RNA sequence: CUGAAAUAGCAGCCGAAGCCGGACCGCCUUCCUGCGGACCGGCGCGGGGGAACCAAAUUCCGGAAUCAGUUUCCGGACGGGGCGCACGGCGGUGGGCAACCAUCGCCAAGGUCACUUCCAGGACCAAGCCCGUCAGCUAACCUCGCAGGCAAGUGGAAGGGCGAU
Numbered sequence: 001c002u003g004a005a006a007u008a009g010c011a012g013c014c015g016a017a018g019c020c021g022g023a024c025c026g027c028c029u030u031c032c033u034g035c036g037g038a039c040c041g042g043c044g045c046g047g048g049g050g051a052a053c054c055a056a057a058u059u060c061c062g063g064a065a066u067c068a069g070u071u072u073c074c075g076g077a078c079g080g081g082g083c084g085c086a087c088g089g090c091g092g093u094g095g096g097c098a099a100c101c102a103u104c105g106c107c108a109a110g111g112u113c114a115c116u117u118c119c120a121g122g123a124c125c126a127a128g129c130c131c132g133u134c135a136g137c138u139a140a141c142c143u144c145g146c147a148g149g150c151a152a153g154u155g156g157a158a159g160g161g162c163g164a165u
Base pairs, nucleotide, nucleotide: 006165009162010161012150013149014148018043019042020041021040022039024037025036026035027034044146045145046144047143048142049141054136059077060076061075062074063073064072065071079134080131081130082129083128088107089106090105091104092103093102094101095100110125111124112123113122115159116158117157118156119155120154
C1' cells in the first nucleotide's frame, strides 16, 4: 500500500427539491480559514409542452311543437387540463322547478411512520395549489422547478451501508 474477516458504535423524517465549481457581496479574523446570501455554469433528480401510428370525439335538466315515439326549437346547468397519495361514496343544511352550486359530517381508494424487505401491532394524512377556453399518446426538439414543512425514534426475522480498532 492492497485485499478479506470480525467488533464497540453510527445513520434524522415528508417532499423532485441535491452535489460540485466560479467570480461577487456580507459577517468573523492580524492573516489563513470558516459561515451565510443572491448570480452564473456543470452533473444529478423531478415536471410540462411537442409527430407518425394508435386512441378519442358533443352530456344533463326544464318548456314547447307532435296522437305518441323519434325528431326539432328555446332556455338553463356543467368547460377542458396540470402538479400531488389526497380517486370517490353516503347523509345533513342553504340557493334553485330541475339539472346543478356552496358548505358541514361520516366512510373510504390511495399514502406516510427513521437503511431496505416481510410479518404482527399502533398512530396519522386523505388536502391544497396552478393554467386560463387551450394541450390524448408522442421520437427529435422546446421549456420549467430543485421549495416548503417537521421532531419522532413499537417488536420480530432476513439482508445491506459506514466504521475507529